Predicted 3D model of a 97-nucleotide RNA (SAM riboswitch aptamer (S box leader)) from a soil metagenome. The coordinates come from a structure-prediction model, not an experiment, and the mean pLDDT is 86.
């Protein structure tokens, strides 16, 4: 850079000690312990194994990923019953190339 997905799912654990939710504006989470690491769990994108005439299906062995709130909401444009609702982008995250 290209492409697919993003409304589901997942701790009464250990270490750790003050922050975190991408950024801005909100609004939240946090000493009834934040981030981070380990263990556990969820999921099924890629590889693998088995089944399958094929499309696929299953397993969860490996590589990631994830494990508060719709990507927490909005950030640009359009429509509408107009300061709200809906749709599509943008930006972001994850996988694969």
């Nucleotide at each position: 850079c290209u492409u697919a997905u993003c409304a589901a799912g997942a701790g009464u654990g250990a270490u750790g000690g003050a922050g975190g939710g991408a950024u801005g504006g909100g609004c939240c989470c946090g000493a009834u312990g934040a981030a981070a690491u380990c263990c556990g769990g969820c999921a099924a994108c890629c590889g693998g194994u088995a089944c399958u005439u094929u499309u696929g299906u299953a397993c969860a062995c490996g590589g990631u990923g994830c494990u508060a709130a719709u990507u927490c909401c909005c950030a640009c444009a359009g429509a509408c019953u107009u300061u709200g609702u809906c749709u599509g982008a943008g930006a972001g995250a994850u996988g694969a190339g």